Context: one part of a larger RNA
RNA sequence: ACCGGUGAGUUAUUAAUUGCAGCGUUAGUUUAAUCUAGCCAAGCUAGAAAAGACAGAGUGAAAGCGUGCCCUAACCGGGCAGUUAGUUGCAGUUAAUAGACCCGAAACUGGGUGAGCUAACCUUGGGCAGGAUGAACUCAAUCGAAAGAUUGUGGGAGGUCCGAACUCGUGGCCGCAGCAAUGGCUUGAGAUGACCUGAGGUUAGGGGCAAUAUGCCAAACGAACCCAGAGAUAGCUGGUUCUCCCCGAAAUAUAUCUUGGUAUAGCGGUAGUAUUAAAUACGCUGAGGUAGAGCACUGAAUGGUUACCGGCGACGCAAGUUGUCGGAACCAAUCAAACUCCGAAUGCAGACGUAUAUGACUACUAGUCAGACUAGUCGGGCUAAGCUGAUUGGUCAAAAGGGAAACAGCCCACACUACCGUCUAAGGUCUCUAAAUAAGAGCUAAGUUUUGAACGAAGUCAAGUUUCAUAGACAACCAGGAAGUUGGCUUAGAAGCAGCCACCUUUUAAAGAUAGCGUAACAGCUCACUGGAGGAUGAUACUUGGCGCGAAAAAUUCAUCGAGGAUUAAGCUCUUUACCGAAGACGUAGACUUGCCGCAAGGCAAUUGGUAGGGGAGCGUUCUAUUUGCAGUGAAGCGGAACCGUAAGGUUUGGUGGAGCGGAUAGAAGUGAGAAUGCCGGU
Numbered sequence: 001a002c003c004g005g006u007g008a009g010u011u012a013u014u015a016a017u018u019g020c021a022g023c024g025u026u027a028g029u030u031u032a033a034u035c036u037a038g039c040c041a042a043g044c045u046a047g048a049a050a051a052g053a054c055a056g057a058g059u060g061a062a063a064g065c066g067u068g069c070c071c072u073a074a075c076c077g078g079g080c081a082g083u084u085a086g087u088u089g090c091a092g093u094u095a096a097u098a099g100a101c102c103c104g105a106a107a108c109u110g111g112g113u114g115a116g117c118u119a120a121c122c123u124u125g126g127g128c129a130g131g132a133u134g135a136a137c138u139c140a141a142u143c144g145a146a147a148g149a150u151u152g153u154g155g156g157a158g159g160u161c162c163g164a165a166c167u168c169g170u171g172g173c174c175g176c177a178g179c180a181a182u183g184g185c186u187u188g189a190g191a192u193g194a195c196c197u198g199a200g201g202u203u204a205g206g207g208g209c210a211a212u213a214u215g216c217c218a219a220a221c222g223a224a225c226c227c228a229g230a231g232a233u234a235g236c237u238g239g240u241u242c243u244c245c246c247c248g249a250a251a252u253a254u255a256u257c258u259u260g261g262u263a264u265a266g267c268g269g270u271a272g273u274a275u276u277a278a279a280u281a282c283g284c285u286g287a288g289g290u291a292g293a294g295c296a297c298u299g300a301a302u303g304g305u306u307a308c309c310g311g312c313g314a315c316g317c318a319a320g321u322u323g324u325c326g327g328a329a330c331c332a333a334u335c336a337a338a339c340u341c342c343g344a345a346u347g348c349a350g351a352c353g354u355a356u357a358u359g360a361c362u363a364c365u366a367g368u369c370a371g372a373c374u375a376g377u378c379g380g381g382c383u384a385a386g387c388u389g390a391u392u393g394g395u396c397a398a399a400a401g402g403g404a405a406a407c408a409g410c411c412c413a414c415a416c417u418a419c420c421g422u423c424u425a426a427g428g429u430c431u432c433u434a435a436a437u438a439a440g441a442g443c444u445a446a447g448u449u450u451u452g453a454a455c456g457a458a459g460u461c462a463a464g465u466u467u468c469a470u471a472g473a474c475a476a477c478c479a480g481g482a483a484g485u486u487g488g489c490u491u492a493g494a495a496g497c498a499g500c501c502a503c504c505u506u507u508u509a510a511a512g513a514u515a516g517c518g519u520a521a522c523a524g525c526u527c528a529c530u531g532g533a534g535g536a537u538g539a540u541a542c543u544u545g546g547c548g549c550g551a552a553a554a555a556u557u558c559a560u561c562g563a564g565g566a567u568u569a570a571g572c573u574c575u576u577u578a579c580c581g582a583a584g585a586c587g588u589a590g591a592c593u594u595g596c597c598g599c600a601a602g603g604c605a606a607u608u609g610g611u612a613g614g615g616g617a618g619c620g621u622u623c624u625a626u627u628u629g630c631a632g633u634g635a636a637g638c639g640g641a642a643c644c645g646u647a648a649g650g651u652u653u654g655g656u657g658g659a660g661c662g663g664a665u666a667g668a669a670g671u672g673a674g675a676a677u678g679c680c681g682g683u
Base pairs, nucleotide, nucleotide: 001683002682003681004680005679006678011098012097013096014095015094016093017092018091019090020089021088022087023086028054029053030052034048035047036046037045038044039043058065059064068080069079070078071077101239102238104236108229109228110227111226112225113224119203120202121201122200123199124198125197126196127195128193130162131161132160133158137154139152140151141150142149143148166190167189168188171186172185173184174183205221207217208216209215214223242618243617244616245615246614247613252265253264254263255262256261266368267367268365269364270363271362272361273360279356280355281354282353283352284350285349286348292342293340294339298336299335300334302332303331304330305329306328308327309326310325311324312323313322314321315320371396372395373394374393375392376391377390378389379388380387401412402411403410416590417589418588419587421586422585423584427580428579429578430564431563432562436577438576439575440574441573442572443571449566455550456549459547460546461545462544463543464542465541467539468538477532478531479530480529482506483505484504487501488500489499512527515526516525517524591608593606594605595604596603597602619672621669622668623667624666625665626664627663628662629661630660637656638655640653641652642651643650644649
């Protein structure tokens, strides 16, 4: 991993409710323990047993009163009740109490078992090759008056040194399903000591031991192990087994030691009730202070005016004049969620009318309380987020199908079943790939199309404006571009061209006291300006719009059209007609559900996506009762085939197998397996 087996809403009591049944509806219904009888027993059946229970009257906290009672001093007020319907059993559902659908803790408590591992200690034993160093002390010699000193002989101290056994485990390598649940090799530390070690003993779990590491206490110790309480508890995770049909949610409000739980309400289902039409859409009538707008209030805020008021300066002998700042008034132009002189659309409410066919309530009983994106309007944030919150729609959730290459939430569209029928939606029609290499008018040259801004640019098309132009425009070409003068000043120099001032006059077709380059300063080269040559439906400057260009950098591989590929298009804009295209619509056939009609057969109409969840109808398994059958002329089981049924399933047949097994009607459940890192077995 697979196969086979096994594996989860049960049982009891009580209560509520629904269905069916008995008796009752002229008020009743019903027994419990127990006893008796029958059957061999377990137990079952029948009978007895009226003790009790519910109903029959309510109301009040109660005493109590009573078709009334209570509140009150009291009720003309208020609350509850007031017609004769119940009760017992069985079944379904739900709740409570019990392990209560199943499996699952970490833990807690009690009683025991452990120091043959390991920690410390006690008692008694054992072990430590060899070598080195050479303390105290001693003796001898020499020196000394002595104390003593020096040298040498002997001596053999030490948590001394080197190094085997022994003990440990420093670095590296190997090993990592290993030789080994801690090893091997090599290299290391201690090796007469706080050393190592044998045997016997002591200390026990809210405890012991510990040169303290939370270390050790029998291979996992922040509190050992075993058994028991025990099916601890688990608002948590996982799992929860046959079929078909009908309906079908929520992810919100409030509260919560509450936020991943729960309660009530909201939304679902089932059954029923009633007046009867409450519901929705449109029309009509209302209230309002949002969008917008405005400045009349409250505030904000810009400019100006004033013979206005005030502060501080300047001038003046003073009168006063003047500068500046603040305030006020006026004028102009503005701003506001917590401003409003105004003021919609929607939405909301309401009687009536029209259309459609809903809506409300009662009882029982679920799930839901993590929502997601998208479009609109807003708050927070950075007018950030696949961000977060509110509100109104949509879709997903719980929705398949077609489109968007692929793509829950986008666009189209809601799948009862079948069809090698038809028409369309979104989106498409060169090939992949179904359908126009369609038609008409333009644009684009960038493969733009097939990402992107500010900004930039004689890209190109279209529309418009200005000025000049055959008395010759614009560009290029030829020629001129001068004189007073090197203007004055400044300066080492300043000659058009470092800087300051001025910027005149003349000759002219024209020529600046010079627009740029250049020189140390001059020189030199251009420009403005003028003439010539040549001969345009032209040139100059600008505005607007369409489509393009640059701006434009990413990491495995082209890699930002799905691809090939496409240029008067297979790109973009406008127009037109065809066609393709879905589980949509239509057609044909069939099925289910609900309603109506019908005696029935049947007909008509509307339905039939679906998670959580609710309801209905069935299939199958084991056993029991009654009844009816099959079987060695071959039961069950196993595997094959055919047929029947919407399905769960059923029937038949031949093979295998070798002894039991069905049908019908009721009843009872250890009643259905793919999942639980399920459990057991096999391979």
Background: The part of an RNA shown here (large-subunit ribosomal RNA, domain II) has 683 nucleotides and comes from a bacterium. It was read from a public genome assembly.